A computed fold for a 76-nucleotide RNA from a Candidatus Methylomirabilota bacterium, annotated as transfer RNA. Lineage of the source: Bacteria > Bacteria candidate phyla > Methylomirabilota (SeqCode). Rfam family: tRNA. Rfam describes the family as follows. Transfer RNA (tRNA) molecules are approximately 80 nucleotides in length. By type it is a transfer RNA. RNAcentral records the identical sequence in 4 taxa.
[in-house]
Parts: sequence; C1' cells; structure tokens
RNA sequence: AGGCGGGUAGCUCAGCUGGGAGAGCGCGGCCCUUACAAGGCCGAGGUCGUGGGAUCGAUACCCACCCCGCCUACCA
Repeated sequence: AGGCGGGUAGCUCAGCUGGGAGAGCGCGGCCCUUACAAGGCCGAGGUCGUGGGAUCGAUACCCACCCCGCCUACCA
C1' cells in the first nucleotide's frame, strides 16, 4: 500500500425484502421465601463508528474517513 470481515443497550450478539430498534446475560422494582438463591411479572437503558449522497423513508444502498481483526505485497 492492497484485499476481506467486523463496529447496533453495560457485555455477547441478532436484524442482509429499505418502513416495528431487538434477544440473552447484567441492572432497578414488585411477587414468592423466616431469609437468601432459584423462579414469575414489570421496567429503565441505544447519536445503530463519523460525515456526506441517492430515496417519501436508511442499522440496511452508494462515497469518503476513523477504529479492531485476518491475509497479501513492499522496504531496510
């Protein structure tokens, strides 16, 4: 320098037919229990890496850039 994959809730990740932002764990409250754990119910929590573009509409498509991982090449 080039290629590929990834960046979505505190963590691990889904969402690929363009229109609802989600799951598990974790966190808070209530129930249950003498109490704790387990279990049940409810809830909070997100600029979907950043900027721009096309679109009525973008996490998703196009462009640039940033970060992480892998591979290839170059140099000394």